[in-house]
RNA sequence: AGAGUUUGAUCCUGGCUCAGGACGAACGCUGGCGGCGUGCCUAACACAUGCAAGUCGAGCGGGGUUAUUGGGGUUCAGCUUGCUGAACGCCACUGACCCAGCGGCGGACGGGUGAGUAACGCGUGAGCAAUCUGCCUCAUACAGGGGGAUAACAGGCGGAAACGCCUGCUAAUACCGCAUAAGACCACGCCACCGCAUGGUGGAGUGGUCAAAGGGUGCACAGACGAGAGGCUGUGCAUACCGGUAUGAGAUGAGCUCGCGUCCCAUUAGCUUGUUGGUGAGGUAACGGCUCACCAAGGCGACGAUGGGUAGCCGACCUGAGAGGGUGAUCGGCCACACUGGGACUGAGACACGGCCCAGACUCCUACGGGAGGCAGCAGUGGGGAAUAUUGCGCAAUGGGGGGAACCCUGACGCAGCAACGCCGCGUGAGCGAAGAAGGCCUUCGGGUCGUAAAGCUUCUGUCAUAGGGGAAGAGGAGAAGACGGUACCCUAUGAGGAAGCCCCGGCUAACUACGUGCCAGCAGCCGCGGUAAUACGUAGGGGGCGAGCGUUGUCCGGAAUUACUGGGCGUAAAGGGUGCGUAGGCGGCCUGAUAAGUCAGAUGUGAAAUACCAGGGCUCAACCCUGGGGGUGCAUUUGAAACUGUCGGGCUUGAGUGCAGGAGAGGAAAGCGGAAUUCCUGGUGUAGCGGUGAAAUGCGUAGAUAUCAGGAGGAACACCAGUGGCGAAGGCGGCUUUCUGGACUGUAACUGACGCUGAGGCACGAAAGCGUGGGGAGCGAACAGGAUUAGAUACCCUGGUAGUCCACGCCGUAAACGAUGGAUACUAGGUGUAGGAGGCGAUUAUGUCUUCUGUGCCGUAGUUAACGCAAUAAGUAUCCCGCCUGGGGAGUACGGCCGCAAGGUUGAAACUCAAAGGAAUUGACGGGGGCCCGCACAAGCGGUGGAGCAUGUGGUUUAAUUCGAAGCAACGCGAAGAACCUUACCAGGGCUUGACAUCCCCCUGCCGGGUCUGGAAACAGAUCUUUCUCUUAUGAGACGGGGGGUGACAGGUGGUGGCAUGGUUGUCGUCAGCUCGUGUCGUGAGAUGUUGGGUUAAGUCCCGCAACGAGCGCAACCCUUAUCUCUAGUUGCCAGCACUAUGGGUGGGGACUCUAGAGAGACCGCCGGGGACAACUCGGAGGAGGGUGGGGAUGACGUCAAAUCAUCAUGCCCCUUAUGCCCUGGGCUACACACGUGCUACAAUGGCCUGUAACAAAGGGAAGCGAAGGCGUGAGCCGGAGCGAAACCCAAAAACCAGGUCUCAGUUCGGAUUGUGGGCUGCAACCCGCCCACAUGAAGCCGGAAUCGCUAGUAAUCGCGGAUCAGCAUGCCGCGGUGAAUACGUUCCCGGGCCUUGUACACACCGCCCGUCACACCAUGGGAGUCGGGGGCACCCGAAGCCAGUGACCCAACCUGAAUGGAGGGAGCUGUCGAAGGUGAACUCGAUGACUGGGGUGAAGUCGUAACAAGGUAACC
Repeated sequence: AGAGUUUGAUCCUGGCUCAGGACGAACGCUGGCGGCGUGCCUAACACAUGCAAGUCGAGCGGGGUUAUUGGGGUUCAGCUUGCUGAACGCCACUGACCCAGCGGCGGACGGGUGAGUAACGCGUGAGCAAUCUGCCUCAUACAGGGGGAUAACAGGCGGAAACGCCUGCUAAUACCGCAUAAGACCACGCCACCGCAUGGUGGAGUGGUCAAAGGGUGCACAGACGAGAGGCUGUGCAUACCGGUAUGAGAUGAGCUCGCGUCCCAUUAGCUUGUUGGUGAGGUAACGGCUCACCAAGGCGACGAUGGGUAGCCGACCUGAGAGGGUGAUCGGCCACACUGGGACUGAGACACGGCCCAGACUCCUACGGGAGGCAGCAGUGGGGAAUAUUGCGCAAUGGGGGGAACCCUGACGCAGCAACGCCGCGUGAGCGAAGAAGGCCUUCGGGUCGUAAAGCUUCUGUCAUAGGGGAAGAGGAGAAGACGGUACCCUAUGAGGAAGCCCCGGCUAACUACGUGCCAGCAGCCGCGGUAAUACGUAGGGGGCGAGCGUUGUCCGGAAUUACUGGGCGUAAAGGGUGCGUAGGCGGCCUGAUAAGUCAGAUGUGAAAUACCAGGGCUCAACCCUGGGGGUGCAUUUGAAACUGUCGGGCUUGAGUGCAGGAGAGGAAAGCGGAAUUCCUGGUGUAGCGGUGAAAUGCGUAGAUAUCAGGAGGAACACCAGUGGCGAAGGCGGCUUUCUGGACUGUAACUGACGCUGAGGCACGAAAGCGUGGGGAGCGAACAGGAUUAGAUACCCUGGUAGUCCACGCCGUAAACGAUGGAUACUAGGUGUAGGAGGCGAUUAUGUCUUCUGUGCCGUAGUUAACGCAAUAAGUAUCCCGCCUGGGGAGUACGGCCGCAAGGUUGAAACUCAAAGGAAUUGACGGGGGCCCGCACAAGCGGUGGAGCAUGUGGUUUAAUUCGAAGCAACGCGAAGAACCUUACCAGGGCUUGACAUCCCCCUGCCGGGUCUGGAAACAGAUCUUUCUCUUAUGAGACGGGGGGUGACAGGUGGUGGCAUGGUUGUCGUCAGCUCGUGUCGUGAGAUGUUGGGUUAAGUCCCGCAACGAGCGCAACCCUUAUCUCUAGUUGCCAGCACUAUGGGUGGGGACUCUAGAGAGACCGCCGGGGACAACUCGGAGGAGGGUGGGGAUGACGUCAAAUCAUCAUGCCCCUUAUGCCCUGGGCUACACACGUGCUACAAUGGCCUGUAACAAAGGGAAGCGAAGGCGUGAGCCGGAGCGAAACCCAAAAACCAGGUCUCAGUUCGGAUUGUGGGCUGCAACCCGCCCACAUGAAGCCGGAAUCGCUAGUAAUCGCGGAUCAGCAUGCCGCGGUGAAUACGUUCCCGGGCCUUGUACACACCGCCCGUCACACCAUGGGAGUCGGGGGCACCCGAAGCCAGUGACCCAACCUGAAUGGAGGGAGCUGUCGAAGGUGAACUCGAUGACUGGGGUGAAGUCGUAACAAGGUAACC
C1' cells in the first nucleotide's frame, strides 16, 4: 500500500466482498510448564447457609464466671483437744474475663451495581460579597455552682412469638436551669478603608442573647468498713496524659450558581399557569417560585423549544497517517441506586445497601390473634443464558473504625483455588547419520517424493517435569509477629526419557497430486465449484501457515475519498428547486481615523493520579512493576500587536440606482375591425353516383347528393411575410387598428453615494389535461358506435361522434416545466453568420470598410472531461449564496402531517430482496435502417421434379431380428466402388473359455501338413494312415515354422462416451475477397489507423489520395488438360508422292500429313483510335488458331457451425471377462396400410417399328483375365480356342444420325409394369433373395395442383460407349466422346454474399433480448370490524406514613411564681394543606394479534398475448 466482482473487451460511476488490528468473549478440535493480569456483558430475577461494623470499663451503674488475699460459717479427716488440713456455701479486697444496658465515637467511609437519568448529571473553566464543615492543626479565653430524672436491675403482669405494660431503686463525659462573657451573634446609629451591582472588611460605643465534663495518674487528708494490711467513697493539691466549652484561623470534605461542551427522530412545531417577573412573608447551612399571598403577563422556540426513542458521564480503551469513528469491562474521578413507591428522624454529614415509619408485590414463621425479611457486600444456590470461578486461608503487609494503649473488628485488602479467557516467557531435545532402508503416495514404470526425516551411534545436553537436600526477601527505632509457604531460588541425582496440534492449499492468498462421488452428497467470505477425467465436495499422500494453541461465530475501527473539515459530487452515471419577487441568514467596492470582538504573540493558573511517549531502574529476559522527565491541540486570567475580518466615524465613484435623448420588438391586458378556408342553411344549374382505402366496407345520395353558381349564418384559427429572426423570469407570445402598461438596449455623464449579490421559510406566476358555475360550439375530437384488418384486434386504417378544445370567473400546481446545465461577479486566443443600437474613415446616388455595446447561432485554441463533448451564452480559472445526491429493486409506494370540491399534489420511510443496477465509448452481430456492388439470386429462356409404373434411399409401422450411423441448406442412388452363404456388426439355436489373434512361463509331443472313416445342421468330437533335423558323454540338450495340455499375467469387444474428453479426415459459408502482423501515429483504454476515401477490377485487382510505411496468409500467376504452330522422334501409329500387290498400309519404302509424346513458340491491353486525372482501367478496331483471367481442372485464407465421423483408422477414460469375447447352422438387414427424397421408363408422329448404308468416336479394361475366327441355339448362351501382359490381340457393335418403307392419333404397331411357362449364366447353394433370354400376359399413364429444381455454350437438352466394385448382380456412381440449342431488357423484388454507414436495452449475438395479467408455492409488509397489552400526562375520588400549621378541655420531673385544678414550655389526641399506592373517566401514544383484503418480493421447464430494445414492424418517452 491494495485486491476480487457489472462487460465479448474498455474506461468511468457505484455498491457488495476480502486481506489488518482489537475483545470481559462464546463455540469446535487439541492441550506440557511458569509469571502477570482478567473472569454474570443475560434476570436492577428470586435467594437457603455462613461471614461482610464495630469499638471504648481510662464516661456510668449493674449481673455473672474465675483466680488471689483476708474474714467468718458448716461438714469431714488427722491428732499433740485446739491446732492443722480438706471440701462446700457466705462476706470483703484485688486482678482477669463474660453479658446486656445507659453514654461516646463510628454505622453518611470502605464494598456492590448501572435500574433510572439527555440533566449543571458529567467534563472543563470560573464564581459564592449567598454557604456549612465532626474527627485533625494552630491561636486566644474559659471550665464556677446547682438540679431533676431514667435504662439496666428487682417485683408483678400480658403474648405462641416478636415484643410489651405497670410499680419500685440507681449512675454518668446522659439531661436541665443559674453564674461568668475575653469572644461571637442580633439591633441601633458613627468612623475608616475597599470593591464587582446587591455590598464587603475593620474599629470604637450602647442594649440584648449564648458556654462547658469530666476521666486517668501521682500525693495528701477525711469518712464508713475492717483486727490489721488494705482498698473503697469523698475532698484538696499536682499533672509534659485523654477529653470539655466559646471564638478566630487553617486544612479537609460538602452544598449552591454560571460560561462552554455533551446521542437519534421535524413523519415531534409550537410549549408553559408557579408558568416568567415583581413586592412581601415563610423556609434553608445558603441564593432562589424553594413555598405562600398579592400584582403584572410574561417566559422558551427553526441557533430546534415541547414531545418521543436510546443512554450513567469522564480520565481513558480500541482503531486510524491524521482528522475522525467506535467503546465506557478491569484501574481511577464524579453521579445515581439499594425489593418497588413515598416519607421524615437522628446527625457535622443521610432523606441513610447490612437504620426507622407507611403503602405495594413476594417469601417465610404462626397457637390465626399477629409477626419476620430484603446478597446491585464476600463466597454460595436456583433460574435465565452461547457464556463467566471457591460456601478457601489470613489480618503477616497496606488501609479503615474504635481505644491512652495493649488490642478488638475489617469477605476493604493480602494471598491461595478454578478457567489457555488474555498478554509474556520456556519446553517437547542437540550432533553425527545414504543402503537415500522399510512403508505410504505418485508415476511417462525409468523413477520421483515423504527424506537426515526415521532407525542406528562406545557422541552431547538436562531447560521443564520427577526425587532428595538447602532455603529467603517481603518485618519499621529495640523485640515479638509470615496467610502466601517449605513457595521463589540454589545444589545434587536418574534418564531423551513424560510433553503437538489446528487451519488451509480455484482466484483474491502462501501451498497440488491421486482416488471416490457424478447438479447427488456436499462446499462457499465475494466471484463461484459439483451434470464421469473436480488442484473448489469427501478421503489419502504431499505442501503452506500459525503453534499450546489453531480455526469459526459475534462486535468495533480500518481499508471506505462509500457523508468527503482535512477530503467528493450534481449536461448524459444518483443529484439544479418549473420560474420569479423577496424575509431571516450568509457574503460583500475604493481611501482614511478609531476600537480591539474575531485573529496573532508573550506571561500566569489549570489541564488529578494511573495510562500513552522518552530516559533510567527491579523481577535471569519479557509480560509486569518502580522512579524521573517531557508533552497535553483545551479553558480561564492578563500584557501587547493592529495587517486582515468585525464594529463605530468621515470621505469617494468605478458596483447599484435615478435623470435626459433615442431607436427595436408575436412582452402583457382590454376593446374594435378584416379577409381566406371548413361546415351549415336558402335558392339556381345539373345527374348518378359521392366518399374512403393497401384493398374495401360502414356512411351520404333519385325525398336529387358529390360537383358548380349566388346569397346568408356561425364559430375557431390567422396562409404568404417567417428567418437555429424578435420579445418575455419561466410557462409562453404570430392578421390589422386603438387605448392602458411592464422590461431590456444604445448614447450622455446631470444626480444619489455601496443603496449590492444570494436567498431557508414565505408570496406570486406557472403548458396541457382535469374540476366548479354560466355561456359558446364551425372544425377537430378521448369515451362510445359501426365498418375493416386479424388467430384474436376492447388497437393501428375508415365512417360517424359526446365530453373537451373557445369565452368569463374560480380551482388544480403538475410535465422529457430540457440547454436534462441554479443565480451573481471577474478573468482567460481567435474566426464567421445574424438581430438591435452608437461612432470613425472613405465616398456621397446606392454602397463599402473599421471600431464598439447588447442579444442570438456555428466552428475552434488553451484548459477541462470517464468519454461524448464544453469551450467568453464554459461543462475553463476563481469567489459568494441557495437547492440537491450517496447501490439497484421495494417506491415516489405505505403510514402520518399539510393543501385540494374531487382527481390528486407535497413531504416521504421500513421490512424484505439482489451482486449488481448504471454512464460513455469499442469491436462484432442483427434490423420488416440507408447507400454501393456481386452471384443462374430474380428476370428472359430451355428442359425437368411434384401426377403414373418401376428402381433406390429415408421416415413410419411391423418383427425374434428387420444391426448401426447420416437429419434444413450442408441427412435421404448418403457411409455401401456390389447384403443369396460370407460380408454382418442384428435375431434364434448349438457350442468354446488363456480363447479365432499377440507376448511370456511350465509340462508333454514329433510333429505341422495331407488323406480316409463315424456321429452331427455345421461348428465340433472321435478313430485311423502317412510324415523332421543337428549336436551328443547315448542319457539327454538344442533347433525348426510348430502341435497338444496347464497356470496366470493377458488377449478380445463394430460395447459406452448421442465426436460434448480427442488425433486424423471431411462437409459448409465459399474460389466469397477477405483475414492479419511489425514498426510508427492517435486514443487513459478496449481499440483505431494501415484495410477508410475518389476511381477501377472477377478480385484488399490496380491507380490516385491519405499518418502512415511495409509485410504475411488469401486473389492472380507458376502446375495439369484443351484450342494453333514449330522442332525432335517414327513403332505397334500414318500413307502425300514412288514401286509391288492377294486390294488388306498388305509389302518395299517414306517423315511429308494424321497421330503419338517430349521440348519449345504463341496472348502481353503489346499495336491503333475514343473515354478517363495525362493514371489504373475501360470501349472499339487491326492482326491472329485464340483477345482482354481463351475453356476446363487441381488449388479452399483467418475462421464459423461443441457441424459429421469412437462403425475406416488411431486414441484418453469407463464398462464386459464361462461373456458385451470367439466358432457354427439357419434367419434377418430384401418385411409393407402408408409418407417423403433421388432417379429410370413413359405418356408418343421432332415418334414407334422394319430394312439398308458393315456410316462416323473418344476414353478405358484385360492373365484365377479379355477371349477372335468358325460352329450350334429364335435368344440368353454354349462349343471352340487363334491372338494378346497389349498404340500390335480381344472386349468392340458405338448410338442418336442418314436413306427407304410402314404405322395415322388410337390407351394405339405408344407404354412397358405385373403375372405365367420354358430356358441360360454365376456360384457349395439363386425358396426367403441374383441377373439374363424366349414365348405369352399387356397395368397405370394421353404431359402432371399448390409448390419446386438445373442450366449462360460446345453449356442445356439428347445419344450411345467405358471403368471401378465384382463369382454373379446398376435405372446408382466415376469417366468418355457424338449431335447440339434458346435467352439475358435489366437489378425494383425473393435468396445468399461483400464494402461503407446508422440504430441497438443483442454478445449463447434476432432461433437474441424482454413486458404485464393469470395459475401455484413461500416470505416480509400496508389496510382491517375489532381483541389484548405497555407508556406518559390530564380530570375527579380516596387518602397511609410523615413534615408543616392550627387546636390541644387529656398528659408532663427540671425553670418561674410560691403552694394551686397556677404560669412558661413540651407532648398525646384531633383538624387542615400537601401527600405515595389505589380507584374511576375521556382522550393520546406504542406494540402484539385479527376473519378478510391490497399491492410487493422470490421461485424450474406453467398459461395468454408481444408492449419495449432495429424505423421493434403504429418512433419512443413524460
A computed fold for a 1518-nucleotide RNA from an uncultured bacterium, annotated as small-subunit ribosomal RNA. Rfam family: Bacterial small subunit ribosomal RNA.